A computed fold for a 354-nucleotide part of an RNA from a sediment metagenome, annotated as small-subunit ribosomal RNA, central domain.
It matches the Rfam family "Bacterial small subunit ribosomal RNA". Its family is annotated with ribosome and structural constituent of ribosome in the Gene Ontology.
[in-house]
Context: one part of a larger RNA
RNA sequence: UUGGGUUUAAAGCAUCCGUAGCCGGUUCGGCAAAUGCCCUGUGAAAUCGUUGUGCUUAACACAACGACGUGCAGGGUAGACUACCAAACUAGGGACCAGGGGAGGAAGACGGUAUUCCUGAGGGAGCGGUAAAAUGUGAUAAUCUCAGGAGGACCACCGAUGGCGAAGGCAGUCUUCUAAAAUGGAUCCGACGGUGAGGGAUGAAAGCUAGGGGAGCGAUCCGGAUUAGAUACCCGAGUAGUCCUAGCCGUAAACGCUGCAUGCCAGAUGUUACACAAUCUUCGAGAUUGUGUAGUGUCGAAACGAAGGUGUUAAGCAUGCCACCUGGGAAGUACGGUCGCAAGGCUGAAACUU
Numbered sequence: 001u002u003g004g005g006u007u008u009a010a011a012g013c014a015u016c017c018g019u020a021g022c023c024g025g026u027u028c029g030g031c032a033a034a035u036g037c038c039c040u041g042u043g044a045a046a047u048c049g050u051u052g053u054g055c056u057u058a059a060c061a062c063a064a065c066g067a068c069g070u071g072c073a074g075g076g077u078a079g080a081c082u083a084c085c086a087a088a089c090u091a092g093g094g095a096c097c098a099g100g101g102g103a104g105g106a107a108g109a110c111g112g113u114a115u116u117c118c119u120g121a122g123g124g125a126g127c128g129g130u131a132a133a134a135u136g137u138g139a140u141a142a143u144c145u146c147a148g149g150a151g152g153a154c155c156a157c158c159g160a161u162g163g164c165g166a167a168g169g170c171a172g173u174c175u176u177c178u179a180a181a182a183u184g185g186a187u188c189c190g191a192c193g194g195u196g197a198g199g200g201a202u203g204a205a206a207g208c209u210a211g212g213g214g215a216g217c218g219a220u221c222c223g224g225a226u227u228a229g230a231u232a233c234c235c236g237a238g239u240a241g242u243c244c245u246a247g248c249c250g251u252a253a254a255c256g257c258u259g260c261a262u263g264c265c266a267g268a269u270g271u272u273a274c275a276c277a278a279u280c281u282u283c284g285a286g287a288u289u290g291u292g293u294a295g296u297g298u299c300g301a302a303a304c305g306a307a308g309g310u311g312u313u314a315a316g317c318a319u320g321c322c323a324c325c326u327g328g329g330a331a332g333u334a335c336g337g338u339c340g341c342a343a344g345g346c347u348g349a350a351a352c353u354u
Stems, first nucleotide, its partner, number of pairs: 004325003007308002012322001014202004021195003025089003029085002033082001035078008048066007092192001093189003096185003104178007111155002116150007126137002163170002207248006216242002222236003259321006267299014303310002327354003336347004
């Protein structure tokens, strides 16, 4: 609880698409649903106010008048805003065209260094490892040097608060297919838009199922050390896994700990993409300077903030829509439901305690 909030105190869904709903640009005309005003009817009694009457007075009771009853129904009127109907527009949005940019995605082909293993040759006693050691490895010839081969994974330099993507994420080279954004345009459509409960799709790593693959690394496990102990840190081995294909899982400090969209509000300085102008030019898809748009950083006025800080990429000033929060613990637990092969996920309390 008609209030205040959500970067760090509790709180922004992991991300996008989108149904219902909610909200919605400019102009003209109509209508009068909604809205405002007026009139009529109705709106019990008690209660309340005034005056009067009755109990000896008062409380109390009764009568008349008034007030209250903020509502409902009918009729009339207004026409700005909202809705609806009709017509038009181009500033939002979309389409189209042009030349550029990018680790965006999928498939295929090719390559590179290194590790490991195998073969051959050389060589002949240690190697390896650590703070120091030992386990380990080596005369069945290791470590080391050279040559050849096999196989799997990875992609140095370029490389950058550089780029692309909704997020997760994406990096050797080339080809094919494919998606998105930015810039510029004297073209077209004409509000087609924003958000988005449910819903759908995507979603690192680990994990699961089936089939491959297995060089290096390496949970678990086994040794060696250390230690009071050492289920660790260090060392030697090494299984799952890591890789590929087809499915599942659906979670992360999935973070900018900051939802999306639009408008407005000082600047300075880097950098990326495109366009334009000027200067230089080895005339090259060149260089420099400036300007515009879009992205990405740093500093910073106003403003905001409890402060750290944020500051045109807002946490400033506003609007629209969604999600979420309400002391700590019990607890993201129990129960129920639902999804999953399982692990578990989603939804999600209370007693009690403080």